TPP riboswitch aptamer (THI element) from Robiginitomaculum sp., 100 nucleotides, folded computationally. Rfam family: TPP riboswitch aptamer (THI element). For this family Rfam cites "Thiamine-regulated gene expression of Aspergillus oryzae thiA requires splicing of the intron containing a riboswitch-like domain in the 5'-UTR" (Kubodera et al., FEBS Lett, 2003). NCBI's taxonomy places the organism under Bacteria, Pseudomonadati, Pseudomonadota, Alphaproteobacteria, Robiginitomaculum. The sequence was found by an Rfam model in a public genome assembly. The prediction has a mean pLDDT of 75.
RNA sequence: CCCGGCUUCGAGGGGCGCCCGUGAUUCACGUCCGGGCUGAGACGCACCCUUGGAACCUGAUACGGGUCAUGCCGGCGAAGGGACGGAGUAGAUGGAAAAU
Numbered sequence: 001c002c003c004g005g006c007u008u009c010g011a012g013g014g015g016c017g018c019c020c021g022u023g024a025u026u027c028a029c030g031u032c033c034g035g036g037c038u039g040a041g042a043c044g045c046a047c048c049c050u051u052g053g054a055a056c057c058u059g060a061u062a063c064g065g066g067u068c069a070u071g072c073c074g075g076c077g078a079a080g081g082g083a084c085g086g087a088g089u090a091g092a093u094g095g096a097a098a099a100u
Base pairs, nucleotide, nucleotide: 005089006088007087008086009085010084011050012049013048014047016044017037018036019035020034021033023032024031025030056081057080058079063074064073065072092100
């Protein structure tokens, strides 16, 4: 000096569904509120992801299974897309490296 690992700063990308209610409001629909299911996350500047990319989107008002119901589970998927730039990097042990 470079690479890797680790730490850190800023930036960016994303999803937010299903069921129930003798609750509130309304003519009703709807909205709000409360409860439940799965999950990291179902509106929290929280959670996840940033090319070593299954975070997330398309395919999909699709297919098989399952559920009160829902991408709830599975394949689909070696498919097609999809969002990055910086800063720092020391000590002990050890012959050194590794490991701690």